[in-house]
Context: one part of a larger RNA
RNA sequence: ACCAGGGAGUGUGCCUGUUUGACGAGUCUAACCUGAUCAUCAGGGAAGGCGUAGGGAAACCAAUAUGGCCGCAGUGCUUUGCACGAGGGCCACCGUGUUCAAGCGCGGGGAGUCAAACGGGCACAACCCGAAACCGGACGAUCUAGGCGUGGACAAGGUGAAGCGUGCCGAAAGGCACGUGGAAGCCUGUUAGAGUUGGUGUCCUACAAUACCCUCUCGUGAUCUACGUCUAGGGGUGAAAGGCCCAUCGAGUCCGGAAACAGCUGGUUCCAACCGAAACAUGUCGAAGCAUGACCUCUGCCGAGGUAGUUCAUGGGGUAGAGCGACGGAUUGGGGGACCGCACUCCGAGAGGAGUGCGCCCCCCUGUCCAACUCCGAACCUAUGAACGCCGUUUGACGCAGGGAGUCCGGUGCGCGGGGUAAGCCUGUGUACCGUGAGGGAGACAACCCAGAGCUGGGUUAAGGUCCCCAAGUGUGGACUAAGUGCGAUCGAAGGUGGUCUCAAGCCCUAGACAGCCGGGAGGUGAGCUUAGAAGCAGCUACCCUCUAAGAAAAGCGUAACAGCUUACCGGCCGAGGUUUGAGGCGCCCAAAAUGAUCGGGGCUCAAGUCCACCACCGAGACCUAGCGGCACCUGUCAAAAGGUGAUUCCGUAGGUUGGCGUUCUGUUCGGGCGGAAGCACGGCCGAGAGGUCGUGUGGACCGUUCAGUAACGAAAAUCCUGGU
Numbered sequence: 001a002c003c004a005g006g007g008a009g010u011g012u013g014c015c016u017g018u019u020u021g022a023c024g025a026g027u028c029u030a031a032c033c034u035g036a037u038c039a040u041c042a043g044g045g046a047a048g049g050c051g052u053a054g055g056g057a058a059a060c061c062a063a064u065a066u067g068g069c070c071g072c073a074g075u076g077c078u079u080u081g082c083a084c085g086a087g088g089g090c091c092a093c094c095g096u097g098u099u100c101a102a103g104c105g106c107g108g109g110g111a112g113u114c115a116a117a118c119g120g121g122c123a124c125a126a127c128c129c130g131a132a133a134c135c136g137g138a139c140g141a142u143c144u145a146g147g148c149g150u151g152g153a154c155a156a157g158g159u160g161a162a163g164c165g166u167g168c169c170g171a172a173a174g175g176c177a178c179g180u181g182g183a184a185g186c187c188u189g190u191u192a193g194a195g196u197u198g199g200u201g202u203c204c205u206a207c208a209a210u211a212c213c214c215u216c217u218c219g220u221g222a223u224c225u226a227c228g229u230c231u232a233g234g235g236g237u238g239a240a241a242g243g244c245c246c247a248u249c250g251a252g253u254c255c256g257g258a259a260a261c262a263g264c265u266g267g268u269u270c271c272a273a274c275c276g277a278a279a280c281a282u283g284u285c286g287a288a289g290c291a292u293g294a295c296c297u298c299u300g301c302c303g304a305g306g307u308a309g310u311u312c313a314u315g316g317g318g319u320a321g322a323g324c325g326a327c328g329g330a331u332u333g334g335g336g337g338a339c340c341g342c343a344c345u346c347c348g349a350g351a352g353g354a355g356u357g358c359g360c361c362c363c364c365c366u367g368u369c370c371a372a373c374u375c376c377g378a379a380c381c382u383a384u385g386a387a388c389g390c391c392g393u394u395u396g397a398c399g400c401a402g403g404g405a406g407u408c409c410g411g412u413g414c415g416c417g418g419g420g421u422a423a424g425c426c427u428g429u430g431u432a433c434c435g436u437g438a439g440g441g442a443g444a445c446a447a448c449c450c451a452g453a454g455c456u457g458g459g460u461u462a463a464g465g466u467c468c469c470c471a472a473g474u475g476u477g478g479a480c481u482a483a484g485u486g487c488g489a490u491c492g493a494a495g496g497u498g499g500u501c502u503c504a505a506g507c508c509c510u511a512g513a514c515a516g517c518c519g520g521g522a523g524g525u526g527a528g529c530u531u532a533g534a535a536g537c538a539g540c541u542a543c544c545c546u547c548u549a550a551g552a553a554a555a556g557c558g559u560a561a562c563a564g565c566u567u568a569c570c571g572g573c574c575g576a577g578g579u580u581u582g583a584g585g586c587g588c589c590c591a592a593a594a595u596g597a598u599c600g601g602g603g604c605u606c607a608a609g610u611c612c613a614c615c616a617c618c619g620a621g622a623c624c625u626a627g628c629g630g631c632a633c634c635u636g637u638c639a640a641a642a643g644g645u646g647a648u649u650c651c652g653u654a655g656g657u658u659g660g661c662g663u664u665c666u667g668u669u670c671g672g673g674c675g676g677a678a679g680c681a682c683g684g685c686c687g688a689g690a691g692g693u694c695g696u697g698u699g700g701a702c703c704g705u706u707c708a709g710u711a712a713c714g715a716a717a718a719u720c721c722u723g724g725u
Base pairs, nucleotide, nucleotide: 001725002724003723004722005721006720011124012123013122014121015120016119017118018117019116020115021114022113023112026050027049028048032044033043034042035041054061055060064092067091068090069089070088074084075083076082077081093108094107095106096105097104098103127267128266130264134257135256136255137254138253139252145231146230147229148228149227150226151225152224153223154221156188157187158186159184163180164179165178166177167176168175169174193218194217195216198214199213201212202211233249235245236244237243270660271659272658273657274656275655280293281292282291283290284289295406296404297403298402299401300400301399305391306390307389309388310387311386312385313384314383315382316381317380321376322374323373328370329369330368333365334364335363336362337361340359341358342357343356344355345354346353347352410434411433412432413431414430415429416428417427418426419425439450440449441448454628455627456626457625458624459623460622464618465617466616467602468601469600473615475614476613477612478611479610480609486604487603495589496588497587499586500585501584502583503582504581505580506579507578508577516573517572518571519570520569522546523545524544527541528540529539552567555566556565557564629650630649631646632645633644634643635642661714663711665709666708667707670704671703672702679698680697681696682695683694684693685692686691
């Protein structure tokens, strides 16, 4: 990993609701007793419980045996309707408490009790599995820590303390030298023995649940070691690492309390029909939970209206937009003006005066804004009323009451906000969708586009597409793009572009434009000054005149200064548009990422790209259509069958409600079986399905149907358990 088998809402008690049954102003027995064919049954047993009266804290007091009106179902009739009218409703009246009173609260014209089944709640292990922990009592110091007792062990060397001896010196105390001596938590040391520093070596399903090799440390001591003995779990022991206390230690192990508790994770087993959510609000030692409400579902009651849509009428609103010579506030430039303030300049001995600039204020022209501005002001929303429409009285709407839930981590698109540089960001609000929604398209793609799915066929379209992959056009007419731009709903900015196309305007042009080529481009004069020089061309000043078709007191290069080469300007050749600016379309540059690239791929250039117009076709579970079902309703019937209606029925998670299939055993009914039961294997048929049935083989003795009941009743999941492979 696979297969087989096992594997999770159960039982008791109480409360509550629904259904069915029994009796009914009552109802039921409990313990227990008696009997029997003896766990079951029959008879007794009312002690007691609930109900039959309430109100009041209590003392205490104590209620309609029906008066009025409306009216559903129903009944009757003289039937566009009328009358009666069980239940029901509205009054009236009564009991009691409060009470000066008024009023108000609770109650009143009899329905309960018991049993069974089912839904739910609570207590218990309480749907199942799952902690780390907590507590109690035992068992452990054969490992290891420390202590105590009795024993054992330490090759060989080195150093050479005290003490002692001899000699010398000294008055002495004593000193020195040489010997001797053999101390030390001394030294070397693969002595024995003990340890374990580095290799971060080998091993790392190992030789080994801590090993192997080399290297290294101690080795007469706080040394090592054998045996015996002591200390025990909030305790010991510890030269202290939270170390060690039998492979177990920030509280040992075993058994028990015990199925601890878990608001947390995982799992929770057959089919179908109808409806179908929420991820919000309030409260919460609340935020991973719960309760109540909103939202879902089912049942009962009531009995006639209801109002999601549209239009109109009358009100409400201050957003979008707009405006600011209508307020508050912000705000560009120019011109004009008066007081005041500041700075500076000038005049004046000073007082002061004149002027310039800036600030403040006003006027005129001009350019702009505002969530917390508004002289204005939509769409839209909303209230009331009316009309139409739709729904409802056999499908009972609207409403009322009750049983059962789930949900209280939501998400995305679009519109409008708040925070943030931003975010597949956080936080609001409205709406749609996903959640709980399949199908077609978007390469793949929860929420983007189309479209809301009973089943089986046939056709037509939607979105999107039509060269091939790949169904359908290498469609028609016109234009643009040369960048493979593009072929992408999402790939690109500021800035730049004589790439190309289109539009508009100004100017020049057959008295010849623009470009090119040919020619001229002169003289006074080397203008004056400056300067070593300054001649068009270092610099300063001026920038005239002549001849002319035209030619600068020179626009650029150049020289030391000249020279030289161009330009402006003029003529000739040529012969039709030229030039400038603005706007737009499609392109181009800007443009850098990590394994090999790409529009989904191939590939595509008057496209298979882009824009405009048009025709045809393809394309879904949509729409149409044929057949068949379910559901609801109607007709029908004792009940059915059958028929009809459904544009407004049939997607669906959590969840509610309903009907079925299968398994075990019991009772009952009817059957099968050695002429072959169950089981197993394979196959046929029936049913929408859970499933049923038949055949053949195997097997070798039990098995099923009907109607009731019963439950250790249905397996794919739980890092599920056991076994097999």

Overview
A computed fold for a 725-nucleotide part of an RNA from Natronorubrum halalkaliphilum, annotated as large-subunit ribosomal RNA, domain II. NCBI's taxonomy places the organism under Archaea, Halobacteria, Halobacteriales, Natrialbaceae, Natronorubrum. Its mean pLDDT, the model's own confidence on a scale to 100, is 85. Rfam family: Archaeal large subunit ribosomal RNA. Rfam 15.1 lists 2,955 matches to the family in 1,139 species. On this family, see Cannone et al., BMC Bioinformatics 2002: "The comparative RNA web (CRW) site: an online database of comparative sequence and structure information for ribosomal, intron, and other RNAs".